[in-house]
RNA sequence: GCAGAGUAAAUUUAUAUGCGUAAAGUGCUUUCCGGAUAGAGAGUUGCCGGAAGACGAAAAGAGAAAUCUUGCGGUAUAUAAAUUGCAUCUCGCUGC
Numbered sequence: 001g002c003a004g005a006g007u008a009a010a011u012u013u014a015u016a017u018g019c020g021u022a023a024a025g026u027g028c029u030u031u032c033c034g035g036a037u038a039g040a041g042a043g044u045u046g047c048c049g050g051a052a053g054a055c056g057a058a059a060a061g062a063g064a065a066a067u068c069u070u071g072c073g074g075u076a077u078a079u080a081a082a083u084u085g086c087a088u089c090u091c092g093c094u095g096c
Base pairs, nucleotide, nucleotide: 001096002095003094004093009084010083011082012081013080014079015078016077017076018075019073020072021071028053029052030051032050033049034048035047039091040090041089042088059070060069061068062067
């Protein structure tokens, strides 16, 4: 000098258990706050969370009732599989 590897995590699908359906959550917005990002250091306009704001939904059946069943929700968590994967900079690592 050339080539390459490796993370956190994200997405999708499946399964299980929940939550909501008396509407939380999801999604959206931001001159706000915080956090994480290969072995080391730095680090964003990207990612995650918080706060605030605007918007807003699918119920049906059974039962005396409590509830139950089937749905529904760009629903939560866990597990599995697949895909993607340090914005970027410097050094390091592997091969030549």
THF (Tetrahydrofolate) riboswitch aptamer from uncultured Blautia sp., 96 nucleotides, folded computationally. Rfam family: THF (Tetrahydrofolate) riboswitch aptamer. Rfam describes the family as follows. Tetrahydrofolate (THF) riboswitch was first reported for Ames et al. as an RNA motif in 5' untranslated (5'-UTR)regions of folate transport and biosynthesis genes in Firmicutes genomes. The source organism's lineage runs through Bacteria, Bacillota, Clostridia, Lachnospiraceae and Blautia. Of the family's consensus pairs, 85% are formed in the model. The coordinates come from a structure-prediction model, not an experiment, and the mean pLDDT is 78.